[in-house]
RNA sequence: UGAAGGGCUGCAGGUAAUCGCUGGCGUUCAUCAUGAACGCGAGAGGAAAGUCCGGGCUCCACAGGGCAAGGGUGGUCGCCAACGGCGACCGGGGGUGACCCUAGGGAAAGUGCCACAGAAAACAAACCGCUGCCCUUGAUGGCAGUAAGGGUGAAACGGGGAGGUAAGAGCUCACCAGUUCCCCGGGUGACCGGAGAAGCUUGGCAAACCCCACCCGGAGCAAGACCAAUAGAGGGGCUUUAAGGGCUGCCCGCUCCGCCCCUGGGUAGGUCGCUUGAGGCGGCAGGCAACUGUCACCCUAGAUGAAUGAUUACCACCCGGACCGCAGUAAUGCGGACCGGGAUACAGAACCCGGCUUAUGCACCGCUUCAGCCU
Numbered sequence: 001u002g003a004a005g006g007g008c009u010g011c012a013g014g015u016a017a018u019c020g021c022u023g024g025c026g027u028u029c030a031u032c033a034u035g036a037a038c039g040c041g042a043g044a045g046g047a048a049a050g051u052c053c054g055g056g057c058u059c060c061a062c063a064g065g066g067c068a069a070g071g072g073u074g075g076u077c078g079c080c081a082a083c084g085g086c087g088a089c090c091g092g093g094g095g096u097g098a099c100c101c102u103a104g105g106g107a108a109a110g111u112g113c114c115a116c117a118g119a120a121a122a123c124a125a126a127c128c129g130c131u132g133c134c135c136u137u138g139a140u141g142g143c144a145g146u147a148a149g150g151g152u153g154a155a156a157c158g159g160g161g162a163g164g165u166a167a168g169a170g171c172u173c174a175c176c177a178g179u180u181c182c183c184c185g186g187g188u189g190a191c192c193g194g195a196g197a198a199g200c201u202u203g204g205c206a207a208a209c210c211c212c213a214c215c216c217g218g219a220g221c222a223a224g225a226c227c228a229a230u231a232g233a234g235g236g237g238c239u240u241u242a243a244g245g246g247c248u249g250c251c252c253g254c255u256c257c258g259c260c261c262c263u264g265g266g267u268a269g270g271u272c273g274c275u276u277g278a279g280g281c282g283g284c285a286g287g288c289a290a291c292u293g294u295c296a297c298c299c300u301a302g303a304u305g306a307a308u309g310a311u312u313a314c315c316a317c318c319c320g321g322a323c324c325g326c327a328g329u330a331a332u333g334c335g336g337a338c339c340g341g342g343a344u345a346c347a348g349a350a351c352c353c354g355g356c357u358u359a360u361g362c363a364c365c366g367c368u369u370c371a372g373c374c375u
Stems, first nucleotide, its partner, number of pairs: 001371005007365001009363003013315007021043002024040007045346001049357002052355005057220004070216005075089005090104001091102004105211002110209002112205003127150002129146006158176002161173003177201002179198003183194004224272004233263006244256004279298002282295005317342005323336005
């Protein structure tokens, strides 16, 4: 200098004025509750999103334990309130490397699947080839043996070699690879290193069914609690001076209706839940880290047909133009001021918190690797 890997952090324009919106506090006025005016101060996010996990909280169910069904998780150790999250490590794979990816228990319990090609896709199989025998002479016969060779395929029943054989074959032998068993050493552990035995050689797929181990009660702030109009329900009372319906015509009486009071349920509506919490930030200590402990400081939206906005000016950011100053032979670099133009993304709380995932405009800073050049 170029290419690459991995990571941390910051902003999400600022200030002022004017006009508005939603809460809070204060003052004044009117007022039974309450309302109005004025003033002060506050008012979205890094993801508020997707609602994919885990919890707090609320209600319902439930003695405790077990079984079944359904769902989830799946290397080890740790962190955490908990997790399917995070950290460190182990195994496997990729990369020259920094580093990246990894649902990573069981395929020897059982079932199932393995496209195309190929004879054959898993206890069976002979297409070509090789060998032997028979009929016999076929350019292309039949039977048997053979998985060493060819061919097909992503994958062909350990590898290449020697012996052996009619030809062959772990059929036998040494070595290598794998599997199982056993021993020694290291590690908390996954696992690693070493020595040995057995011809044991068993294909792949479990984000196919399934088996094993572990975990999980359900619904969700429209949870839930309280107050409570109008109408309706039940009970009690009241007036015949006036009116109506029913009890066969009239009177009395009863009843409906009317008015008042009480009771319980409960709709509209309202209040609470509601934001101080596994909270934030900083110092110190422990830990490789995730994280934890301790001390100090801080309070930071709470709306509900759902506020958090708009306009103007200046500053800040970017681009272009020409100018000035400095450095330089120049190219060019740095700084200053002027003019013109432009951009500001993804997206908006709705009970709260911890994660994950996804979307997105920039800016800054370390660290590491590889290659080239110079000293």
Molecule: Bacterial RNase P class A
Organism: Desulfomonilia bacterium